[in-house]
RNA sequence: UACCGAUAAAGGCAAACUCGUCAAAAGACGUGGACGCAAAGCUACGGGUCUAAAGCGCCUAGCGCAAUGAUCGCCGAGCCGCCGAA
Numbered sequence: 001u002a003c004c005g006a007u008a009a010a011g012g013c014a015a016a017c018u019c020g021u022c023a024a025a026a027g028a029c030g031u032g033g034a035c036g037c038a039a040a041g042c043u044a045c046g047g048g049u050c051u052a053a054a055g056c057g058c059c060u061a062g063c064g065c066a067a068u069g070a071u072c073g074c075c076g077a078g079c080c081g082c083c084g085a086a
Base pairs, nucleotide, nucleotide: 004084005083012037013036017032019030020029021028022027035073041079042078043077045076046075047074048071049070050069055065056064057063058062
């Protein structure tokens, strides 16, 4: 230095759920709370998944299509990073 990742040390993040705010929704943010995480740090770039507002269509009053919305705690990729036993 690279790989790797302890029953190490220091520190970090925070699922479900609760309450509040925002949003059409998915979901996000704040709060309490910890299921977990060595990238659960960052980027929607590729794939996946979720939602379906505008719009379009129809057998028309509620269905279908629809991402420009969302998710990096679904996977891959890129960038950056703490510690150091085997």

Predicted 3D model of an 86-nucleotide RNA (c-di-GMP-I riboswitch aptamer) from a Chloroflexota bacterium. The prediction has a mean pLDDT of 88. The organism belongs to Chloroflexota, within Bacteria. Of the family's consensus pairs, 100% are formed in the model. The sequence was found by an Rfam model in a public genome assembly.